A computed fold for a 72-nucleotide RNA from Umbelopsis sp. AD052, annotated as transfer RNA. It matches the Rfam family "tRNA". Its mean pLDDT, the model's own confidence on a scale to 100, is 82. Taxonomically the source falls in Umbelopsis (Eukaryota, Opisthokonta, Umbelopsidales, Umbelopsidaceae). The RNAcentral record of the sequence draws on ENA and Rfam.
RNA sequence: GGCCUUGUGGUGCAGUGGUAGCAUACUCGCUUUGGGUGCGAGUGGUCCCGGGUUCAAACCCCGGCGAGGCCC
Numbered sequence: 001g002g003c004c005u006u007g008u009g010g011u012g013c014a015g016u017g018g019u020a021g022c023a024u025a026c027u028c029g030c031u032u033u034g035g036g037u038g039c040g041a042g043u044g045g046u047c048c049c050g051g052g053u054u055c056a057a058a059c060c061c062c063g064g065c066g067a068g069g070c071c072c
Base pairs, nucleotide, nucleotide: 001071002070003069004068005067006066007065010024011023012022013021018055025043026042027041028040029039030038048064049063050062051061052060
């Protein structure tokens, strides 16, 4: 330098055009003499950035940036 994959709550991931979800974490409550476990509720994400297509974009297209890989 070329090509491929990837970027979504604090963390790990799902989500193939129509309301952003799960687990975990954290907070509170119940349970317990207390802690843990278990159960319930809640908090937390301008979906990496900019532009385009579309009535509508996390999702499709282009560019940029970051991460991983292959080739030279």